[in-house]
Context: one part of a larger RNA
RNA sequence: GGCUCACGGGGGAUGCCUUGGUAUAUGGCGCCGAUGAAGGACGUGGUAAGCUGCGAAAAGCUACGGGAAGGAGCAAACAUCCUAUGAUCCGUAGAUCUCCGAAUGAGGGAACUCAGCGCGAGUAAUGUCGCGUUACUGCAUACUGAAUCCAUAGGUAUGCAGGGGGAACCCGGGGAACUGAAACAUCUUAGUACCCGGAGGAAAAGAAAGUAAAAACGAUUCCGAAAGUAGUGGCGAGCGAAAUCGGAGGAGCCUAAACCAUGAGUAGUAAUAUUCAUGGGGUUCGGACCGCGAGAAGGCACAAAGUCAUGAUAGUUGAACAGGCAUGGAAAGCCGACCAAAGAGGGUGAUAGUCCCGUAGGCGAAAUCAUGACGAGGCUUAGCGGAAUCCAGAGUACGUCGGGACACGUGGAAUCCUGACGGAAUGAGUGGGGACCAUCCCAUAAGGCUAAAUACGACCAUAUGACCGAUAGCGAAUAGUACCGUGAGGGAACGGUGAAAAGAACCCCGGGAGGGGAGUGAAAGAGAACCUGAAACCGUAAGCUU
Numbered sequence: 001g002g003c004u005c006a007c008g009g010g011g012g013a014u015g016c017c018u019u020g021g022u023a024u025a026u027g028g029c030g031c032c033g034a035u036g037a038a039g040g041a042c043g044u045g046g047u048a049a050g051c052u053g054c055g056a057a058a059a060g061c062u063a064c065g066g067g068a069a070g071g072a073g074c075a076a077a078c079a080u081c082c083u084a085u086g087a088u089c090c091g092u093a094g095a096u097c098u099c100c101g102a103a104u105g106a107g108g109g110a111a112c113u114c115a116g117c118g119c120g121a122g123u124a125a126u127g128u129c130g131c132g133u134u135a136c137u138g139c140a141u142a143c144u145g146a147a148u149c150c151a152u153a154g155g156u157a158u159g160c161a162g163g164g165g166g167a168a169c170c171c172g173g174g175g176a177a178c179u180g181a182a183a184c185a186u187c188u189u190a191g192u193a194c195c196c197g198g199a200g201g202a203a204a205a206g207a208a209a210g211u212a213a214a215a216a217c218g219a220u221u222c223c224g225a226a227a228g229u230a231g232u233g234g235c236g237a238g239c240g241a242a243a244u245c246g247g248a249g250g251a252g253c254c255u256a257a258a259c260c261a262u263g264a265g266u267a268g269u270a271a272u273a274u275u276c277a278u279g280g281g282g283u284u285c286g287g288a289c290c291g292c293g294a295g296a297a298g299g300c301a302c303a304a305a306g307u308c309a310u311g312a313u314a315g316u317u318g319a320a321c322a323g324g325c326a327u328g329g330a331a332a333g334c335c336g337a338c339c340a341a342a343g344a345g346g347g348u349g350a351u352a353g354u355c356c357c358g359u360a361g362g363c364g365a366a367a368u369c370a371u372g373a374c375g376a377g378g379c380u381u382a383g384c385g386g387a388a389u390c391c392a393g394a395g396u397a398c399g400u401c402g403g404g405a406c407a408c409g410u411g412g413a414a415u416c417c418u419g420a421c422g423g424a425a426u427g428a429g430u431g432g433g434g435a436c437c438a439u440c441c442c443a444u445a446a447g448g449c450u451a452a453a454u455a456c457g458a459c460c461a462u463a464u465g466a467c468c469g470a471u472a473g474c475g476a477a478u479a480g481u482a483c484c485g486u487g488a489g490g491g492a493a494c495g496g497u498g499a500a501a502a503g504a505a506c507c508c509c510g511g512g513a514g515g516g517g518a519g520u521g522a523a524a525g526a527g528a529a530c531c532u533g534a535a536a537c538c539g540u541a542a543g544c545u546u
Base pairs, nucleotide, nucleotide: 001545002544003543004542006540007539008538009537015531016496017495020468021467022465023464024463025462026461027460028459029457030456031165032164039100040099041098042055043054044053046078047077050074051073061094062093063092064091065090066089070082071081072080105114106113107112115134116133117132118131119130120129121128136162137161138160139159140158141157142156143155144154169200170198171197172196173195174194180187184234210217211216221248222247223246224245225244231239232238252449253448254447255393259280260279261278262277263276264275265274266273267272286391287390288389289386290385291384292383297381298380299379300378302377306374307373308372309371310370311369312368313367315363316362317361321336323335324334325333337354338353339343345357346356347355398422399421400420401419402418403417404416405415408434429444430443431442432441433440483490484489503530506517507516508515509514
């Protein structure tokens, strides 16, 4: 020096555990903001660094309700207090709420600096202090008002609104590439990712210029089927309907115009004509208009106070073993008994239906909110006949060229949108029925509104898992922290004494660290570097061997 065995050190694997995650289901709820949000800075405690709470009224103030013996957060200790005149705690409503932040008096390198005006405090006076107010844009109204007579532009004031944020969902405007086609260009990926604008609790769509086919249906949306069909497609890769049927849900309306009236303007001496505004009328079983007739029967998505019901935001009640025993540190174990509309689950010194919290089943709100019903009221609608005249949304429909959307890639390509250029008809009209034409049928474009069924999950509640169990599971057992970066940004690790701190008084060695006794404990080989405690690695002793 090597090997073997034993005993240690070291290390933190493994096992067991779970405060944390993760996914799904069901229900609820769904916007916040100039009345200053989201998010922060700085403060705030007797002692106070962090977190949490709160805001100079600062771990809090007030009222109402719940609740019942303790309480002054995490979080010990000391001090000092509060509390049956009901505290702490929980719920509802309110008060306060510094500074920054859309940030909005001006400025600014966020949390800072400096003002104007009005009112007030204070001073002999100035300085000073407090409260309020002063951004911009749009719209409305009023006043004012240039060049320039009227006018207009502009200006001023007042009122209302907007601005910013939000997990996904929604609508719109823009819009890739990798990829696939076994290369690649049309095509695909995909109108996806991403950027921008906008809205809401949903959004969008929506009451036929529809779909059909000789029969008819009757707004939209969503689901199932039709169907991977018909089609489309370098007919490659791929893309991929609709009618119709079955369901969910169900709801229909308002205008423009014709015509009438009023007011103002223009032309005209005037009658009148015409334009605009307002009101009536009217809306596709067309209407105006003319005649007849009636005053009914409904509808509503609008709606005050209030009442009622249900639910939400605190709670409350809730059966059955103070039984026994050889175990044990400890009983929930074992023996025996009992309850059950409750044997879900968790805790308690091991494994508890009957010990605790609960569970099944009941009960409950002063206050606020949600939904529904009733509800004064408000709004709104109808018939029959006539057919002469009038009306029924124009740079529109449509055409050509160029694009785009439709499952449909220009194709025989209808339909929808429109950049350019052309450009109708007027109900005996017009559009459509997949080129086009005819017949027939369907519907009435060029204005608008509309609940539900549907999507999503930031948030709340409940539940579940052949989901994880600390190198796993979220990045995070709390952390977007520490740390890195000028910055955009990147981004960790660290869980476990014990049933209970009973966390080792006292003594000894030592400067201390550490250790030895003593004591606690079931255990200290559970001693805080603390459950179990593998391997690498290091040592001590012995044996063998060089």
Molecule: large-subunit ribosomal RNA, domain I
Organism: Clostridia bacterium